The part of an RNA shown here (small-subunit ribosomal RNA, 3' major domain) has 477 nucleotides and comes from an uncultured Legionellales bacterium.
The RNAcentral record of the full RNA draws on ENA, Greengenes and SILVA.
Its mean pLDDT, the model's own confidence on a scale to 100, is 82.
Rfam family: Bacterial small subunit ribosomal RNA. Rfam links the family to the GO terms structural constituent of ribosome and ribosome.
Context: one part of a larger RNA
Parts: sequence; C1' cells; structure tokens
RNA sequence: UGACGGGGGCCCGUACAAGCGGUGGAGCAUGUGGUUUAAUUCGAUGCAACGCGAAGAACCUUACCUACCCUUGACAUCCUCGGAACUUGUCAGAGAUGACUUGGUGCCUUCGGGAACCGAGAGACAGGUGCUGCAUGGCUGUCGUCAGCUCGUGUCGUGAGAUGUUGGGUUAAGUCCCGUAACGAGCGCAACCCUUGUCCUUAUUUGCCAACAGGUUAAGCUGGGAACUUUAAGGAGACUGCCGGUGAUAAACCGGAGGAAGGUGGGGACGACGUCAAGUCAUCAUGGCCCUUAUGGGUAGGGCUACACACGUGCUACAAUGGGCAGUACAGAGGGUCGCGAAGCUGUGAAGUGAAGCUAAUCUCAGAAAGCUGCUCUUAGUCCGGAUUGGAGUCUGCAACUCGACUCCAUGAAGCUGGAAUCGCUAGUAAUCGCGAAUCAGAAUGUCGCGGUGAAUACGUUCUCGGGCCUUGUACA
Repeated sequence: UGACGGGGGCCCGUACAAGCGGUGGAGCAUGUGGUUUAAUUCGAUGCAACGCGAAGAACCUUACCUACCCUUGACAUCCUCGGAACUUGUCAGAGAUGACUUGGUGCCUUCGGGAACCGAGAGACAGGUGCUGCAUGGCUGUCGUCAGCUCGUGUCGUGAGAUGUUGGGUUAAGUCCCGUAACGAGCGCAACCCUUGUCCUUAUUUGCCAACAGGUUAAGCUGGGAACUUUAAGGAGACUGCCGGUGAUAAACCGGAGGAAGGUGGGGACGACGUCAAGUCAUCAUGGCCCUUAUGGGUAGGGCUACACACGUGCUACAAUGGGCAGUACAGAGGGUCGCGAAGCUGUGAAGUGAAGCUAAUCUCAGAAAGCUGCUCUUAGUCCGGAUUGGAGUCUGCAACUCGACUCCAUGAAGCUGGAAUCGCUAGUAAUCGCGAAUCAGAAUGUCGCGGUGAAUACGUUCUCGGGCCUUGUACA
C1' cells in the first nucleotide's frame, strides 16, 4: 500500500420491511444432469450454465453413427494434353456413381493461338466444426450505470509511498460549495443523441371532414375544404428561472406560484481503471501441435426427438371476480411481389375454390381480446380441467414411419391452491387481456416488440444480502 475480520462509524440499493402476484405439489412444453445407445454431435456449469449458442434438427441443416464410394480431391493458384460450353435418352444401383447414347461446333484472332468453361495427368498444394480460450486477436458476460480510477508539476518521507482524492456540509453522482501543501488535468458522472408528454409554423396525399352543396338502406361516397385529427420537417418550452423559509451571506434542501410538464419530467442508447488465466480456436481470424487413399470429400438410411429417474425455465389448470351460448364496442406497432391475398361460393371445421386490389397512410394479413348486455350452469371432480388414446381428415413439402402443425367426432387422466424453501415487481409498474414480427416450405407455451384494462404498499434502516467512503486490528501478500 492492499486484502481480510463472526471490529467500529456514516451512507445507498427492491437488500430487508410494507404489499401484490408467482415458483416449489398436478398435467404438458422446453433446456440440463444422469442413464441408455451403433450414434444419442459439440460447447455453456454458483451468482454471471440449464426456452443458453439454436431468430426455429422430417431430408437438408449436421458437425454424430452405420453402410457404400472418391483420393490433386466439393473449393483456390500454377503446368501439360485433349475438347467449345452445353444438351437428349436408356440401363444398373438406396443414392453417390458407373456403362452407353442424341443434338451442338459458338466468341476474339496478327491464323501461331487466346478468353470463359469441361475432361484427363503429374506434383507443389488444397482440406480438417481435429487439440490447445492456460499461446492469442476480435467479440461478450460480470462486479455495475456502482462512483469511482489515475496523471503532471509541487511539497512531505532515507524509502516503499503519502498528499491531491482526506475534513465540514450537500448530491443520484469524486455533484457542487467551503476549508485546505497543494495547484491543475485526464478517463468516468452529468449534458450533447433517440423516443415520449404541451404548443407554434410550414406542408395537405393515399390520411382528415367543421362549415356549404349533392347523394345513399348505409358509408368522406362525390363536388369541395385546409379548420380539427393525423402524418413529418423546423422551432418554442424546464433553467432551481420566480416567491417564502432553513442553511455558513455558500452549495443545497423544504414549501409555493405559474405551467402540458418541476427539480435527472418518463423511457432508451451510452458501461471508467480494472476483476474473474470468466466465456468463445464450433461465427470469424490466428501461433503451435496433429491427420493427409484420411481426423479430408461424396451419398443413402439412422441419430441429435431414446427414458427408471433428478433439477431449472415456462404454459394450462384446479373454477362462480368463473365456464358455456347469443348480441355488441374500442387499439397500437408491424409484415407483404419467389409475397399479402379481398368479395363471392363449397365444407361442421382445418381448409378448398376464386381471383379483385396492392411494390402499400391507397390493397391486404385483420375477426383485437379482456370489456359491456342478456340467458344458462349452482359447488359437483362438475356444462371445472383438459392430458391421454381410438377413428376420420386438412395443409406444407421429393417425402410427415422413426419425427410436423392444425381440424372434426369420440375418449375424458392428474389436479380442489401446493412442505421446507424460493423468485419478480415501487406506476401506466405488478397483475391480467389480446395483437404483430424475426427465423421460416412447414413447424412457439420460446424470444423480441405493441397496445387494452389497471392495482396494493413503502412506518422505517434493527436484522439478511450486495455495494461505496472513513477508521481500527492483523503472525496474510
């Protein structure tokens, strides 16, 4: 100087407390361990692995296994020889591939040949998702959006070092003020950026419709309008600016006015010096090592989907604040030409048919759902719950057996609120309700977004956990 303490002081945080809802019990989905297997590819492992890499494993993907094949190779550069490229069909085979076969002679040319492409050959080489993340770059997680981490000069100390950065206040903040052997500065904090909340100006279509006119069963439907809403560009606005009090006449804090908004207005992006030899050689790049008729390459089938069990994360429930039936209302944000696909018709339905419109504020996906109104069920393993299984189908796709999603009929399991324990959340939040997108032929209860309805509680800092500053002890470095 650090680190540590079942030492002390001060302070903060959904850390506890105060509340609301869950997980842990059930069924299923999904990931992991284990076991099994020819293979169940590999990685991730306290917080910070476990709906994680994977924004989507039927084939492909695919790295794994089995079988059958290839050896200058599926891919790159160079050399020699031949042939344009390309293309039709037959046979064998699971296919890769092999045997045969048809058409075709192109472009440039100094007529030597050349360019692209294909085949054969030789070797230099290719290739490796093989090993090492403890050889590495890059990227990422984490402490932590915590308020810290340092430097120059000066001063003090023999020196390691100290000071500054400590102290008194204050703040979300090493934020600011005052003091001060320190004076300044840098990386962080904050602000500058995006979004949301109010107003103004400009613009007026595909969006809007107040006034005027026409028109309809109805409808901005039409003429038209530029007010309103919206859209999208520019501005205004919030700064402790104003008033009162407290304070050290400071910084600041408390209350108030005005205001759409008040003291960081809400949300996001943004992550200091460093820690964990943290994670990744399987995104990529890369040193070293290893394989080279195989640890490389191709194909078919299988596997990654197994199942006594254990754990994590979720979904659906156990019902009456509910289930069923009928009627009826209101979003936002997105996607769409290899696409979204309307009306109409068929089907109980998944869907089929159909083809209008749309490269989209125009057309379309698209019915929002919870809600509201009425009827019914009356506490029951039920008109709760929907697992499982049988049958019949739809769609995607060469192909749904292993192993897809969805529909209809039938079946109707566990489950009556969950032990010890444990998680999330402080406001448009939790809870609850639906909608969309990426990936994607198909395949979400996951992920990322969007809006609708919309709470309870916070006395407080004694205790648990984590963190910051000061101080103290130490046989630790």